[in-house]
């Protein structure tokens, strides 16, 4: 891209895939932390920028890719 079939289950838990298991969602659920500044707000929180910043491919558990360390060959 182009032909079939199908018409219910789906969809989500800060970086990819799969499995099992848990939770929460449909008005949705998720969408990590920290420095400084700037803004509403004035115990807190919210939202925007900011940086030679920092942890992690799990919601846990396994295994697979991919990064990063240390060693040996």
């Nucleotide at each position: 891209g182009c032909a079939a079939a199908u018409a219910a289950a789906g969809g989500c838990g800060a970086u990819g895939g799969a499995g099992u298991u848990c939770g929460c969602c449909a008005u949705a659920a998720c969408u990590g932390c920290c420095u400084u500044c700037c803004u509403a707000g004035u115990u807190u929180u919210g939202g925007g920028a900011u940086g030679a910043g920092c942890u992690g491919a799990u919601a846990a558990c396994u295994c697979c890719u991919g990064c990063g360390a240390a060693c040996g060959c």
The prediction has a mean pLDDT of 76. The RNA shown here (Fluoride riboswitch aptamer (crcB RNA motif)) has 73 nucleotides and comes from a Phycisphaerae bacterium. The sequence was found by an Rfam model in a public genome assembly.